[in-house]
RNA sequence: CUUAUCAAGAGCAGGCGGAGGGACUGGCCCUAUGAAGCCCGGCAACCGACCCGAACCAAUGUGGUUCAGGCACGGUGCUAAAUCUUGCAGCGGAAAAGCUGAGAGAUAAG
Numbered sequence: 001c002u003u004a005u006c007a008a009g010a011g012c013a014g015g016c017g018g019a020g021g022g023a024c025u026g027g028c029c030c031u032a033u034g035a036a037g038c039c040c041g042g043c044a045a046c047c048g049a050c051c052c053g054a055a056c057c058a059a060u061g062u063g064g065u066u067c068a069g070g071c072a073c074g075g076u077g078c079u080a081a082a083u084c085u086u087g088c089a090g091c092g093g094a095a096a097a098g099c100u101g102a103g104a105g106a107u108a109a110g
């Protein structure tokens, strides 16, 4: 940079740890009834491996492609609140709500 996904899921007595955290801005929250971080536990099928089915291609090596399902074995990831909300544009309204899209961000694969 490109593509896909982001309203589901996962520890109110686990251990160490000690004050901060929710990307950034504003808001609003979480936190000594213990933050971050680490370990353990758990969730999840994005990639790989494995199992199984369908269609197609090729043409026999029972191969390849696509789609659907299973599987947490390997590689990540995640484990308060919709990516907590907002930040730009449009719709909407007296206003406030509400809706849509973009941007930004996160994760995976290339």
Stems, first nucleotide, its partner, number of pairs: 001110006011040001014039003020030003024087001026085002041079003046075003050070002053067005083104001088101004
A computed fold for a 110-nucleotide RNA from Metabacillus mangrovi, annotated as SAM riboswitch aptamer (S box leader). Lineage of the source: Bacteria > Bacillota > Caryophanales > Bacillaceae > Metabacillus. The RNAcentral record of the sequence draws on MGnify.